This is a predicted structure of a 382-nucleotide RNA (Bacterial RNase P class A) from Kineosporia succinea.
The prediction has a mean pLDDT of 77.
Its Rfam family is "Bacterial RNase P class A". About the family: Ribonuclease P (RNase P) is a ubiquitous endoribonuclease, found in archaea, bacteria and eukarya as well as chloroplasts and mitochondria.
The model forms 93% of the base pairs in the Rfam consensus.
RNA sequence: CGAGCUGGACGGGCGACCGCGUCGGGCGGUUCGCCGUCCGCCGAGGAAAGUCCGGACUCCACAGGGCAGGGUGGUGGGUAACGCCCACCCGGGGUGACCCGCGGGACAGUGCCACAGAGAACAGACCGCCGGCGGCUCGAAAGAGCAGGCCGGUAAGGGUGAAACGGUGGUGUAAGAGACCACCAGCGCUCCGGGUGACCGGAGCGGCUAGGUAAACCCCACCCGGAGCAAGGUCAGACAGGAUGCGUUCGAGGGCUGCUCGCCCGAGCAUCCGGGUAGGCCGCACGAGGGUGACGGCAACGUCACCCCGAGAUGGAUGGUCGCCGCAGCGCCGGGUUCGCCCGGCCUGGCACAAAAUCCGGCUUACAGUCCAGCUCGUCCG
Numbered sequence: 001c002g003a004g005c006u007g008g009a010c011g012g013g014c015g016a017c018c019g020c021g022u023c024g025g026g027c028g029g030u031u032c033g034c035c036g037u038c039c040g041c042c043g044a045g046g047a048a049a050g051u052c053c054g055g056a057c058u059c060c061a062c063a064g065g066g067c068a069g070g071g072u073g074g075u076g077g078g079u080a081a082c083g084c085c086c087a088c089c090c091g092g093g094g095u096g097a098c099c100c101g102c103g104g105g106a107c108a109g110u111g112c113c114a115c116a117g118a119g120a121a122c123a124g125a126c127c128g129c130c131g132g133c134g135g136c137u138c139g140a141a142a143g144a145g146c147a148g149g150c151c152g153g154u155a156a157g158g159g160u161g162a163a164a165c166g167g168u169g170g171u172g173u174a175a176g177a178g179a180c181c182a183c184c185a186g187c188g189c190u191c192c193g194g195g196u197g198a199c200c201g202g203a204g205c206g207g208c209u210a211g212g213u214a215a216a217c218c219c220c221a222c223c224c225g226g227a228g229c230a231a232g233g234u235c236a237g238a239c240a241g242g243a244u245g246c247g248u249u250c251g252a253g254g255g256c257u258g259c260u261c262g263c264c265c266g267a268g269c270a271u272c273c274g275g276g277u278a279g280g281c282c283g284c285a286c287g288a289g290g291g292u293g294a295c296g297g298c299a300a301c302g303u304c305a306c307c308c309c310g311a312g313a314u315g316g317a318u319g320g321u322c323g324c325c326g327c328a329g330c331g332c333c334g335g336g337u338u339c340g341c342c343c344g345g346c347c348u349g350g351c352a353c354a355a356a357a358u359c360c361g362g363c364u365u366a367c368a369g370u371c372c373a374g375c376u377c378g379u380c381c382g
Base pairs, nucleotide, nucleotide: 001378002377003376004375005374006373007372008371009370010369012325013324014323015322016321017320018319020043021042023040024039025038026037027036028035029034045353049364050363052362053361054360055359056358057228058227059226060225069224070223071222072221073220074088075087076086077085078084089103090101091100092099093098104219105218109217110216111213112212113211126158127157128154129153130152131151132150133149135146136145137144138143166184167183168182169181170180171179185209187206188205189204190203191202192201193200194199232282233281234280235279241273242272243271244270245269246268253265254264255263256262289308290307291306292305293304294303295302296301326351327350328348329347331346332345333344334343335342336341
């Protein structure tokens, strides 16, 4: 310098004006519930998204156990928990940094394995190879040649397939075959060594060999009660209608009123049901919170100390205009140039994906562009 790998951070900035929402304050109004207006502070994200997992919280259910159903699935750790994260093991990919794995069991049982192919699971003779019997021709005969009919043997060779029942070499045979032998691969068992463990390394023995599929049923181990902030709690109406009680000159109730007396009006009034409904408020913003440092740990993470924390809407606020700057343009103009580009000016209706709704931890998906750190490979120079 070129090509990559991994991890992290950011994701337009500043200002002015107008507008919207919560909160605080002033003023005015008020039926005392609140409303209007002015001022001030604050006002979306790394994914707020998909709503896919896991929890907190709330209500309901629950002695204990089991069935059914669902989920998870190498090992060890982290965590409130997880299907998440970290480290390692095994398998696969890459020269490498590194990446990928839906990674328990296929000798418990059952099922399935398309197409092609003769044959697809305790398989299979299509071609070939070999043996026997037979046919035709030549020949005196022995025998030779031709054709490939019938019966049988054979899994070496060919061919089909993703996959054909270990591989190579030899012995053996009519031809062949783990039928037998050597080596190799692989499987099972036993023992030794290492590791917390998955597993790894080694030695011996065995039978010669075992197909795949569990995101097919199934088996094994572990986990799981249900519903969800429209959870739930609290305050609590109005109209119609209804019930009960009291009352109509022995006067309920109301007005004047701080109370009593007094005066006046006077036929309805009170409570409950309707309805714990409509609606308001709480839940609801300090939390398994964040940052920095130290310590422990390979790491995820944990412990301690200090510091920081100003969205809370409820038909749902967080927007618009302008100026300057930044970036981009596979736009233009001018200048320079080592011809790779660089500098200056102008233009742009260019600057992504997308927006809270009880709150956290994750995963997944979307995303213009920018920056930082570590590492790998190649080339050149010293």